[in-house]
Molecule: Fluoride riboswitch aptamer (crcB RNA motif)
Organism: Pseudomonadota bacterium
């Protein structure tokens, strides 16, 4: 020096904040939602669908119903 495990810490889990858990990755990776159309393809460009959670509880903001 290099390769593997553990641990700690650190980052992701398609939109905000808290708190718990859970999964994934770590010096580069995890991860960056879905469909359908155009087009040699693409990280492109057009149109549609969906969600404030990975889970769960609060809040917040948007949404839709129904009553005063």
């Nucleotide at each position: 020096g290099c390769g593997u495990g553990u641990c700690a810490a650190g980052g992701a889990g398609g939109u905000g904040g808290c708190a718990u858990c859970c999964u994934c990755c770590u010096c580069g990776a995890a991860c960056c939602g879905c469909c359908g159309g155009c087009g040699c393809a693409a990280u492109g460009c057009c149109g549609g669908c969906u969600a404030a959670u990975g889970a769960u509880g609060c809040c917040u903001a948007c949404g839709a119903a129904c009553c005063c």